[in-house]
Predicted 3D model of a 130-nucleotide RNA (c-di-AMP riboswitch aptamer (ydaO/yuaA leader)).
Its Rfam family is "c-di-AMP riboswitch aptamer (ydaO/yuaA leader)". Rfam describes the family as follows. This family represents a conserved RNA structure found upstream of the ydaO and yuaA genes in Bacillus subtilis and related genes in other bacteria.
RNA sequence: ACAUAACACGCACCGAAUACCAUUUAGGUAACGGGAGACCCGAUUUAUUGGGGUGAAGCCGCAGUUUUGCGGCAGGAGCUUCUUCCUCCCAACCCGACAGCUAAUCCCGUAGGUGUAAGAAGAAAUGCUU
Numbered sequence: 001a002c003a004u005a006a007c008a009c010g011c012a013c014c015g016a017a018u019a020c021c022a023u024u025u026a027g028g029u030a031a032c033g034g035g036a037g038a039c040c041c042g043a044u045u046u047a048u049u050g051g052g053g054u055g056a057a058g059c060c061g062c063a064g065u066u067u068u069g070c071g072g073c074a075g076g077a078g079c080u081u082c083u084u085c086c087u088c089c090c091a092a093c094c095c096g097a098c099a100g101c102u103a104a105u106c107c108c109g110u111a112g113g114u115g116u117a118a119g120a121a122g123a124a125a126u127g128c129u130u
Stems, first nucleotide, its partner, number of pairs: 010116005018030004031110006041100001048097001050098001051095004058073006075089004080124006
């Protein structure tokens, strides 16, 4: 001097998963999310080929066939927003015979993971400072 790795702070990303007040210990308040649940409306289709929920993670096709892989359409993410292009994702878990919508009402969550100018171009908006 260069490269790599790790750690810390700051700034950020996916996600509802944050802030404040307490802590005398089953925490509380707000905010953001989720579920159950009437009339009316809808649906009549559950019949083990169960059904349903969170989530973007659903359907179809071709191979392989225990797995699984590839592709198409739909869906999602990329650092304020929009458009185009580009890149990537398209999981996992839960309820337990059972749930359409749904006012009142009731119940629950506030995790986990990742990055280091964060993909590029164009056009806008907002905030701060002077």